[in-house]
């Protein structure tokens, strides 16, 4: 100096004046306004969109429902080990494969010897085999061709052909034999483990594919701030069709009693509770109110600085500080001045001749894009800049 890798941070800043809006104090009352719950109206202080507010892919805090509770299936989810977390399908460290010179990326990483589906074309043959050319033997007729038997080395199709290379050996050839490599079994050492290295028997069972269906582990109720409480107002504890069905014992206190079986209640069954018992469930149909107000509504797995453990995710202690809460939807407007960045003019100073500094004027809210119950993540989108580690390469010293 140029080329990449990976993590962090910015994305305007300051005053001035007007205007929104929520909180805190103070002040206020036969105020305004409403049908009522409420609400609005003054004064000083403070605060007032984000790294994704987005996507709604996950996970939770909250709330409320199904009558619960145990178990099993259905159904969904994940998927190498070890940790972090409220939790996750996130995240950290590590192991395995693959990509890169390499810093570093990338994986939807358990099982094909539980089964059952698929691998078009091509090719003899794509799962328990196969023989098209092609080599060897033998016969026959003849100089090339019929047949019989052998064979998977060599050729050819294919993504992929029954382990691979190399030597011996055969009639030609093959784990047929032996070296080495691959495969299967088992040890030994490291490692908490996924795994890794070495070594030892065995001539050896059959390829892929599992975001194919399966099989195994290990998780898991639903609905969601339009959850739900409460206030004030009003109304019709609403009609009707159908269809499943309105059971049996036994008590005495003879009652719309009590108990027990049976039946109904969870996505399905089982089994214990509890509640109902003609209700209850199931479609169809045709009507009535109310749509107003306040609470949830922002103090929280909280943020920010030191520190102590950890590789690190994270977790502890200490100290500081509160940092929107709107509701048809607030957080904007104007001026000036600084920043960055661009565009023009001039041609001023260094200079290792690459390039740096510096003047004057114009633009400059200018990139993706705006909270609605909160958090933890992931995922997408980004004009422009900043910083700080590695890595290859070039160049002096």
């Nucleotide at each position: 100096c140029c080329a990449g890798u990976c993590g962090g941070c910015c994305g305007g800043a300051c005053g001035a004046u007007c205007g929104c809006u929520g909180c805190u104090g103070c002040a206020a009352g036969u105020g305004c306004u409403g049908a009522a719950a409420g609400g609005c109206c003054g004064c000083a202080g403070g605060g007032g969109a984000g790294g994704a507010a987005a996507g709604u892919c996950c996970g939770g805090g909250c709330u409320c429902c199904a009558u619960g509770g145990a178990g099993a299936c259905a159904c969904g989810g994940u998927g190498c080990c070890g940790g972090a977390u409220a939790a996750c399908g996130u995240c950290c460290g590590g192991c395995g494969a693959g990509g890169g010179c390499g810093a570093c990326c990338u994986c939807a990483g358990g099982g094909a010897a539980a089964g059952u589906g698929c691998c078009a074309c091509a090719g003899a043959a794509a799962g328990c085999a196969a023989a098209c050319c092609g080599c060897c033997c033998g016969c026959a007729c003849a100089u090339g061709u019929g047949u019989g038997g052998g064979u998977a080395a060599g050729g050819g199709u294919g993504a992929a052909a029954g382990g691979g290379u190399g030597a011996g050996g055969u009639a030609a050839g093959a784990g047929c034999u032996c070296a080495c490599c691959g495969c299967g079994c088992g040890c030994u050492u490291g490692g908490c483990a996924a795994c890794a290295a070495g070594g030892g028997c065995g001539g050896c069972a059959g390829g892929g594919u599992a975001a194919a269906c399966c099989c195994c582990a290990c998780c898991g109720g639903g609905a969601g701030c339009a959850a739900a409480a409460c206030c004030g107002a009003a109304u019709a504890g609403g009609g009707g069709u159908g269809g499943c069905g309105c059971g049996g014992a036994a008590g005495c206190u003879u009652g719309u009693c009590u108990u027990c079986c049976a039946g109904c209640u969870u996505g399905u069954c089982u089994u214990c509770a509890g509640g109902c018992c003609a209700g209850a469930c199931c479609a169809c149909c045709c009507g009535g109110g109310u749509u107003g107000g306040u609470u949830g509504c922002u103090u929280g797995a909280g943020g920010u600085g030191c520190u102590c453990a950890g590789c690190a995710a994270u977790g502890g202690g200490c100290a500081u500080c509160c940092c929107a809460g709107a509701u048809g939807a607030a957080u904007g407007a104007u001026c000036g001045u600084c920043a960055c960045g661009u565009c023009g003019c001039a041609g001023g100073c260094c200079u290792u001749c690459g390039g740096g500094c510096g003047g004057c004027g114009g633009c400059c809210a200018u990139a993706c894009a705006g909270a609605a119950c909160c958090c933890g993540g992931c995922u997408u989108a980004c004009a422009g800049g900043c910083c700080g580690a590695c890595u290859g390469g070039u160049a002096a010293u």

Predicted 3D model of a 397-nucleotide RNA (Bacterial RNase P class A) from Polycladidibacter hongkongensis. The model forms 94% of the base pairs in the Rfam consensus. Its Rfam family is "Bacterial RNase P class A". From the family's description: Ribonuclease P (RNase P) is a ubiquitous endoribonuclease, found in archaea, bacteria and eukarya as well as chloroplasts and mitochondria. It is annotated as a ribozyme. Model confidence (mean pLDDT): 76 of 100.